Record summary
A computed fold for a 75-nucleotide RNA from a Candidatus Uhrbacteria bacterium, annotated as transfer RNA. Its Rfam family is "tRNA". Rfam classes the family as a transfer RNA. The sequence is in RNAcentral, with records from ENA. Lineage of the source: Bacteria > Bacteria candidate phyla > Candidatus Uhriibacteriota.
RNA sequence: CGGCCCGUAGCUCAAUGGUAGAGCGCCGCCCUUAUAAGACGGUGGUCGAUGGUUCGAUCCCAUCCGGGCCGACCA
Numbered sequence: 001c002g003g004c005c006c007g008u009a010g011c012u013c014a015a016u017g018g019u020a021g022a023g024c025g026c027c028g029c030c031c032u033u034a035u036a037a038g039a040c041g042g043u044g045g046u047c048g049a050u051g052g053u054u055c056g057a058u059c060c061c062a063u064c065c066g067g068g069c070c071g072a073c074c075a
Base pairs, nucleotide, nucleotide: 001071002070003069004068005067006066007065010024011023012022013021018055025043026042027041028040030038048064049063050062051061052060
C1' cells in the first nucleotide's frame, strides 16, 4: 500500500429494506432453616461514526474509526 471478514443489550450472538430479538447476566418475588437449583414477573440498545439512496435503512452505497486474516513492498 492492496484485498477480504467483523463492529447490534453488561457478555456471546441472531435478524439482511417495514417502528430490534434470544441465551447468559442483573433486579424483585415465590420456594428453602439458609444457600444453590427451580417457577413467576421485571430490566435491558441513538444497531461503531458521518453523509447519501429510499415513503421507510441494523440491512443498500460512499468516506472515516476500531478489531482480525491474507498478500505486496521493505533487495